[in-house]
Context: one part of a larger RNA
RNA sequence: UCCUCGUUAAGGAACUCGGCAAAUUGACCCCGUAACUUCGGGAGAAGGGGUCCCUGCUUCGAGCAGGGCGCAGAGAAAAGGCCCAGGCGACUGUUUAACUAAAACACAGGUCUCUGCUAAAGUGAAAGCUGAAGUAUAGAGGCUGACACCUGCCCAGCGCCGGAAGGUUAAGGGGAAAGGUUAUUCUAAUUCGUUAGGAGAAGCUUUGAACUGAAGCCCCGGUUAGCGGCGGCCGUAACUAUAACGGUCCUAAGGUAGCGAAAUUCCUUGUCGGGUAAAUUCCGACCUGCACGAAUGGUGUAACGACUUGGGCACUGUCUCAACGAGGAGCUCG
Numbered sequence: 001u002c003c004u005c006g007u008u009a010a011g012g013a014a015c016u017c018g019g020c021a022a023a024u025u026g027a028c029c030c031c032g033u034a035a036c037u038u039c040g041g042g043a044g045a046a047g048g049g050g051u052c053c054c055u056g057c058u059u060c061g062a063g064c065a066g067g068g069c070g071c072a073g074a075g076a077a078a079a080g081g082c083c084c085a086g087g088c089g090a091c092u093g094u095u096u097a098a099c100u101a102a103a104a105c106a107c108a109g110g111u112c113u114c115u116g117c118u119a120a121a122g123u124g125a126a127a128g129c130u131g132a133a134g135u136a137u138a139g140a141g142g143c144u145g146a147c148a149c150c151u152g153c154c155c156a157g158c159g160c161c162g163g164a165a166g167g168u169u170a171a172g173g174g175g176a177a178a179g180g181u182u183a184u185u186c187u188a189a190u191u192c193g194u195u196a197g198g199a200g201a202a203g204c205u206u207u208g209a210a211c212u213g214a215a216g217c218c219c220c221g222g223u224u225a226g227c228g229g230c231g232g233c234c235g236u237a238a239c240u241a242u243a244a245c246g247g248u249c250c251u252a253a254g255g256u257a258g259c260g261a262a263a264u265u266c267c268u269u270g271u272c273g274g275g276u277a278a279a280u281u282c283c284g285a286c287c288u289g290c291a292c293g294a295a296u297g298g299u300g301u302a303a304c305g306a307c308u309u310g311g312g313c314a315c316u317g318u319c320u321c322a323a324c325g326a327g328g329a330g331c332u333c334g
Stems, first nucleotide, its partner, number of pairs: 001329008010320002014318001019315001027051005036041001038146001052068006069073001081313007088305002093105002109144007121130003147300004152230003157227002159223005166218003172212002177207005184199006231249005258292001259289001270286005
C1' cells in the first nucleotide's frame, strides 16, 4: 500500500451520473391505520406501546394485580426501512446459458381473414403423417393486448374479394393460300440415244391466313381492427392583438375525440405556477404539435414491478476528513 471485516467525536448525502455501497428497520402481542379503489384491495399502510423473574388471582388467555433484578428482558444468531408524486407495461409469467431481465416477448380479452372435412394450414420426393381419433362454441394465420370510455375522414395508389358485357391474350383446333418434289405433257434443238426450257395431277413434304380459343390484364364494383394517407395562400371585429367569418388554389380525403415542450419539442434551460437559499432534472398548466393521434390502437386507470424519473422522513464513514483495531496479502530477514 492492497483485500475482507469491526468501531468512531461533531455534522448527516455536503459524496456521487445516481444514497452506488453501508447503515436504519426486523420476531411475536396490543392499539391504530389515509388518499384512491375494479370494493377484492391499498395494509405489515403510516404511527405508537409491550416482551425477563417471583407470588397471587384467573374466564387458564399471547390475561389481570402486586413485588423484584440488570446498562440492556424478541438480553446471542437468524428475521421488512418507510412515505409522496410522475413515466412505461394491466397483472403471475418468459428472455439474450457466459456483458443488456427491460418499457422487450408472452398473456387472458378484442378484432379480421381462411377452412364444410379426403377441411384449411404444415411437412415430405412420395406413400403418408400432424391438424384430430377434432368438425365452425372447431382448427389455422395476421394485428392488438386486463379493465373503463372510445376507435373519426379517405377506396385516388398498392393489395384482397366479387363481377362478367366489351377489349387484349397462349398452347390447341382450323385450314384459305403459297413453296418443294414429279407421273405426265408442251415448245425448241437433235447425231433419234437424248439435251434445254415451260406447264404440272395424285401422293409426300415445308410454311401457314381467316375463324375458334381460358385464366390473367384492361374494365365495373366492394373492402382500411387490409398496406397506407389524413393541405396551402390571402383578407377580415370601433385601442392593440387575435380571427368565430370571407376569398382562392389543390386533393381520394385534408387529422375528428382525446392528449400534447411528451420515452415524441429542433429552436429550448420555451413561458407561467409549485417545490429549493439557489434546480438544464421533477410536478401542474399553456399550445407556437420542427415531426402526437385513434387496435403499427387513443386517453385514463385500482393492483402489481430486482423497471425508470423527481421529492421527503429515518439512517448512516458516501462525504467534510480521516483515525484506530482484527485477519490475510505485499515488503524485509531467515

Predicted 3D model of a 334-nucleotide part of an RNA (large-subunit ribosomal RNA, domain IV) from a Chloroflexota bacterium. The sequence was found in a public genome assembly. It matches the Rfam family "Bacterial large subunit ribosomal RNA".